The prediction has a mean pLDDT of 88. A computed fold for a 346-nucleotide part of an RNA from an uncultured bacterium, annotated as small-subunit ribosomal RNA, central domain. The RNAcentral record of the full RNA draws on ENA and SILVA.
Context: one part of a larger RNA
RNA sequence: CUGGGUGUAAAGGGAGCGCAGGCGGAAGGACAAGUUGGAAGUGAAACCCACGGGCUCAACCCGUGAACUGCUUUCAAAACUGUUUUUCUUGAGUGGUGUAGAGGUAGGCGGAAUUCCCGGUGUAGCGGUGGAAUGCGUAGAUAUCUGGAAGAACACCAAUGGCGAAGGCAGGUUUCCAGCACAUAACUGACGCUCAGGUGCGAAGGUGCGGGGAUCAAACAGGAUUAGAUACCCUGGUAGUCCGCACAGUAAACGAUGUGCACUAGGUGUCUGGGCAUAAGCCCGGGUGCCAAAGCAAACGCGAUAAGUGCACCGCCUGGGGAGUAUGCCCGCAAGGGUGAAACUC
Numbered sequence: 001c002u003g004g005g006u007g008u009a010a011a012g013g014g015a016g017c018g019c020a021g022g023c024g025g026a027a028g029g030a031c032a033a034g035u036u037g038g039a040a041g042u043g044a045a046a047c048c049c050a051c052g053g054g055c056u057c058a059a060c061c062c063g064u065g066a067a068c069u070g071c072u073u074u075c076a077a078a079a080c081u082g083u084u085u086u087u088c089u090u091g092a093g094u095g096g097u098g099u100a101g102a103g104g105u106a107g108g109c110g111g112a113a114u115u116c117c118c119g120g121u122g123u124a125g126c127g128g129u130g131g132a133a134u135g136c137g138u139a140g141a142u143a144u145c146u147g148g149a150a151g152a153a154c155a156c157c158a159a160u161g162g163c164g165a166a167g168g169c170a171g172g173u174u175u176c177c178a179g180c181a182c183a184u185a186a187c188u189g190a191c192g193c194u195c196a197g198g199u200g201c202g203a204a205g206g207u208g209c210g211g212g213g214a215u216c217a218a219a220c221a222g223g224a225u226u227a228g229a230u231a232c233c234c235u236g237g238u239a240g241u242c243c244g245c246a247c248a249g250u251a252a253a254c255g256a257u258g259u260g261c262a263c264u265a266g267g268u269g270u271c272u273g274g275g276c277a278u279a280a281g282c283c284c285g286g287g288u289g290c291c292a293a294a295g296c297a298a299a300c301g302c303g304a305u306a307a308g309u310g311c312a313c314c315g316c317c318u319g320g321g322g323a324g325u326a327u328g329c330c331c332g333c334a335a336g337g338g339u340g341a342a343a344c345u346c
Stems, first nucleotide, its partner, number of pairs: 003318004007300002012314001014201001016199002021194003025088007033081002035077008049065006091191001092188003096184004103177002106174002109171001110154001114150004119145003125136002162169002206247006216240001220236004258313006266291011295302002319346003328339004
């Protein structure tokens, strides 16, 4: 390399869009590039192979044949691929009507809680722990009541629930934007699938500038514990946590399961759309769970939401360590990220 693989053994890109490329529905016609068959020419000799022969054998040598799987020209075929043309509607999409949703953006608003501040009541404790202490408090704390301020997060509803490509999304309301599903079958007529590069998105933490700062809390300080305790526990506490703009681009970014399409028993929940009946219910779709036929699997398990049976395209793997390291290059303000070895060793 061929191959075999990729849920857990090495291996699915974090996830979209998408150029090139690869692959591509049904019917008819044309062409004949691929394809198939025939013929002709050529395919030097040697070598290889078969048979025969010459050196006493063999190596070696000689002869004949086959072969040289190729190329060119020409004739023919038209199933498949291709090109072109005419047509089709089932793939894909569009329109109108109704529906579900924490989908996204921007701006107001709300209540509970927390902390702080002013004031009232009130007096000696509070807090914290396994037990304590640091800490707070007679300069009046904790507790309780009225008022005020600030920031952040939205109890119950809540789910085995919903939406989103993924990351993710939850108080309520308004604004703008987008996607999905079903019913109908009017319209377009293969417009499709996948996608190396490329490009926009991408939790937390981190970075720059400017705001904000209630809570919590890396670092740090103190108190404990302990042989020690640079920890676990406690009292404090700064970055950060929040907002705007910009960067960063990684995660056990997980279903550890790439995307699309087709096919292969059922049963039982649930969300959503539709049809029939309208009393329960039954049926058809689209999601989301559980159990299981066949089948698959090393087993665990998977099982129409496949890890079954197939097709198309992409990413990736090829013993462990060294190592996601070194080096080079690219990106970044930095932190670092991307790509990514070898010696050596078992």